[in-house]
Formats: sequence, structure tokens, C1' cells
RNA sequence: GCCCUCAUAGCUCAUACGGUAGAGCGUUUCCAUGGUAAGGAAAAGGUACUCGGUUCGAUUCCGAGUGAGGGCU
Repeated sequence: GCCCUCAUAGCUCAUACGGUAGAGCGUUUCCAUGGUAAGGAAAAGGUACUCGGUUCGAUUCCGAGUGAGGGCU
């Protein structure tokens, strides 16, 4: 220098064809216990890396940039 993949909740990841973004773990509250752990119930938590384009509508499609990982010379 060139090519490929990835960037979504605190962490690990879903979201097959564009239509109000979810799970597990963690956190908080409650239940339960004489008390604790385990267990049960509920809740909070996301400008979907940034900018632009297409579209009635974009996490999803297109372009550029940034960052991470891998490959080639």
C1' cells in the first nucleotide's frame, strides 16, 4: 500500500426479506428466611461508532471517515 470481517444496554451477543431494538449475565426493588446464600416476581438501562445519501420510513441498503481484528505484497 491492497483485500476481508467487525463496531447494537455495564459485559457477551441476537435482531434471516428495511416498518416503534431484544436475550443471557450483571444492577436495583420486592417476595421468601430467624438471618444469609440459592430460589421466585418486577423494574431501570441503548442519539444502534461518526457524517452524508437512497427511501414515506434505515441498526438493516449505498458512500466516506474513525477504531478493532485478520490476510496479502
Transfer RNA from Exilispira sp., 73 nucleotides, folded computationally. Taxonomically the source falls in Exilispira (Bacteria, Spirochaetota, Spirochaetia, Spirochaetales). Its Rfam family is "tRNA". By type it is a transfer RNA. The prediction has a mean pLDDT of 80.